[in-house]
């Protein structure tokens, strides 16, 4: 590297640093020197986990995760055909197998 499952329309700095890029990819739209990515604080949720305990429910937050815009939206399919709706792929995370 894969393979199952489960979730992705909610939340989350007017901070230090560093300096030109970034949003996976494909076409668009977008963010960025009023500084983006990234780093370091910081913060936001609760998939594992722990506590009370009934498998509920509440609470911690130790391991992950994550902090522009639905997963930015698009890529198949079907319905409609100006606009749209509903499903898929693919992706991203947890957890479990191998």
């Nucleotide at each position: 590297a894969g393979c199952u499952u489960a979730u992705c329309a909610a939340g989350a700095g007017a901070g230090a640093c560093c300096g030109a890029g970034g949003g996976a990819c494909u076409g668009g739209c977008c963010c960025u020197a009023u500084g983006a990515c990234g780093u370091c604080c910081g913060g936001c949720a609760a998939c594992c986990u722990g506590a009370u305990c009934a498998u509920a429910a509440u609470c911690a937050a130790g391991g992950u995760g994550c902090c522009a815009a639905a997963u930015c939206c698009u890529g198949u399919a079907g319905c409609a055909u100006u606009a749209g709706c509903u499903u898929g792929a693919g992706g991203a995370u947890g957890a479990g197998c191998a």
This is a predicted structure of a 98-nucleotide RNA (SAM riboswitch aptamer (S box leader)).
The model forms 97% of the base pairs in the Rfam consensus.